[in-house]
Molecule: SAM riboswitch aptamer (S box leader)
RNA sequence: GCCUUAUCAAGAGCGGCGGAGGGAACGGCCCGAUGAAGCCCGGCAACCUGCAAGGCAAGGUGCCAAAUCCGGCGGUGUACGUACCCGGAAGAUGAGGG
Repeated sequence: GCCUUAUCAAGAGCGGCGGAGGGAACGGCCCGAUGAAGCCCGGCAACCUGCAAGGCAAGGUGCCAAAUCCGGCGGUGUACGUACCCGGAAGAUGAGGG
């Protein structure tokens, strides 16, 4: 890397280092020298784990701008211009598998 499955509208620093990028890809639209990515510290608590059976803890992963930031494909309805809703696709995370 692959397969299966669950969840994705909550939560998380006015810190240090670092220096120009980042938000998965694409199209948008955003964030960024009033400092991006990354690392350290700190924090949150989704899944596993433990104690439990209300919850607590924070050991293993993970996460800490914006609904997975929004959209793309299909469907319902309609005042036809969209929006909303439902389902996919793609992605992220956990757990199991081989």